[in-house]
c-di-GMP-I riboswitch aptamer from a Nitrospirota bacterium, 78 nucleotides, folded computationally.
The coordinates come from a structure-prediction model, not an experiment, and the mean pLDDT is 86.
Rfam family: c-di-GMP-I riboswitch aptamer. Rfam describes the family as follows. GEMM was predicted in a large-scale screen for bacterial structured RNA regulatory elements.
It was read from a public genome assembly, where an Rfam model found it.
Order: sequence, then C1' cells, then structure tokens
RNA sequence: UCCCGACAAAGCCAAACCCUCCGUGAGAAGGGGGCGGAAAGCGGCGGGUCUUUAAGUAAAGAUGGCCGAGCUGCCGAA
Repeated sequence: UCCCGACAAAGCCAAACCCUCCGUGAGAAGGGGGCGGAAAGCGGCGGGUCUUUAAGUAAAGAUGGCCGAGCUGCCGAA
C1' cells in the first nucleotide's frame, strides 16, 4: 500500500412510523424516531423496480437504504 472488517476506539448516517410542508403521482424537504449501515459518502452511467402522460410501447420523471460498474473517504485487531 492492497485485500479484509473486532462484541476495538472516536465519531458519522438514519428504515418503519408520527408531525409539518411540497408534488397529479412515484416520492422530496424539515423535525421527532431508530430498523439497520464500513461507504446507508457522491453522481441516475447500465440494469431492475415504481409513477405520470400515452396506448405507437414511447416520452418525461422517482428510487444511490435494489444490483453492477465509476469517483472519493475515517479507523486498524486477526
């Protein structure tokens, strides 16, 4: 340094659900909450799933906590 990932240390993120609010919708944002997470950090690049408009099987979107690949990154036992 790479692989790897402790019943390690220090911190970090935050599912369901509830409240407010935005959106036709999938869903987003803020607060509470804590199921979990070593990339649950970043970007929709490929696939998947979902929504809307369509009904030509396409267009516009959502999801990074579905998978793959990419970029970046804390700690250090075996």